[in-house]
Context: one part of a larger RNA
Molecule: large-subunit ribosomal RNA, domain VI
Organism: soil metagenome
RNA sequence: CGCAGGAGACUUGCGCGGCUUUUUCCCUAGUACGAGAGGAUUGGGAAGGACGCACCGCUGGUGUGCCAGUUGUCCCGCUCGGGGCAGCGCUGGGUAGCUACGUGCGGCCCGGAUAAACGCUGAAGGCAUCUAAGCGUGAAACCCCCCGCAAGACCAGGUCUCCUUUUCGCAAGAAUGAAGGCCCCCGGUAGACCACCGGGUCGAUAGGCCGGGUGUGUAAGUGUAGCAAUACACUCAGCUGACCGGUACUAACGGCCGAACG
Numbered sequence: 001c002g003c004a005g006g007a008g009a010c011u012u013g014c015g016c017g018g019c020u021u022u023u024u025c026c027c028u029a030g031u032a033c034g035a036g037a038g039g040a041u042u043g044g045g046a047a048g049g050a051c052g053c054a055c056c057g058c059u060g061g062u063g064u065g066c067c068a069g070u071u072g073u074c075c076c077g078c079u080c081g082g083g084g085c086a087g088c089g090c091u092g093g094g095u096a097g098c099u100a101c102g103u104g105c106g107g108c109c110c111g112g113a114u115a116a117a118c119g120c121u122g123a124a125g126g127c128a129u130c131u132a133a134g135c136g137u138g139a140a141a142c143c144c145c146c147c148g149c150a151a152g153a154c155c156a157g158g159u160c161u162c163c164u165u166u167u168c169g170c171a172a173g174a175a176u177g178a179a180g181g182c183c184c185c186c187g188g189u190a191g192a193c194c195a196c197c198g199g200g201u202c203g204a205u206a207g208g209c210c211g212g213g214u215g216u217g218u219a220a221g222u223g224u225a226g227c228a229a230u231a232c233a234c235u236c237a238g239c240u241g242a243c244c245g246g247u248a249c250u251a252a253c254g255g256c257c258g259a260a261c262g
């Protein structure tokens, strides 16, 4: 820009893409077959490999804005207690998120038309013949089925709902600004940008604060014991990013577009 007014939702599926795998074991059955050795067709069931999709409840990993321990050095005048730097200094753990080594699920089935092959009926050619006319059975391949995208599918589809007001003007046009939308702003289940999603005071969108959870593992200070290192008590303490909830304290200010043609 188009889709013959303007919008908001929900859809159909032309077409396109994805998937399509395989092993072992058990039953049928030690049956059919075979002198024996051996050993099925068929049908049913189970457990796996690899691959794929999704997820984080479990098991783990990571987790540089969480907690603790600890070395050296500089600083806060000193002690105590802390801070900076040294690969996050090193070490032990670890929330959210992201993850696999973790977990769940998938390939199936049904149908259609077929290949090789196997048939029915059947002439040319009184017989025979699956084929010449005609009709069947029959594969992981093909078309469906299943999953995803999808109306710029220009033959541009369908359904539902909402709005089409008023003023000036002969008209053109101007003003107003419907439903609705956008810019902008606060953000994230989204994300390179854009887009998408939530919110914008008629408000819990983010931050803060409060409560909880989780993690760490018993803070500082004081007291007691000990010459001291240190231990014990107050103390399952103190601190705690992303998690769950509550609460307008802070920030969501301010603007614009937008409808009748042939």
Base pairs, nucleotide, nucleotide: 001152005163006162007161008160009159010158011157015149016148017147018146021049022048023047024046025045026044027043033038051106052105053104054103055102059100060099061098062097066093067092068091069090070089071086072085073084074083075082076081111143112142117137118136119135120134166175167174168173180257181256182255183254184200185199186198187197188196205251206250207249208247209246210245211244212243215239216238221234222233223232224231225230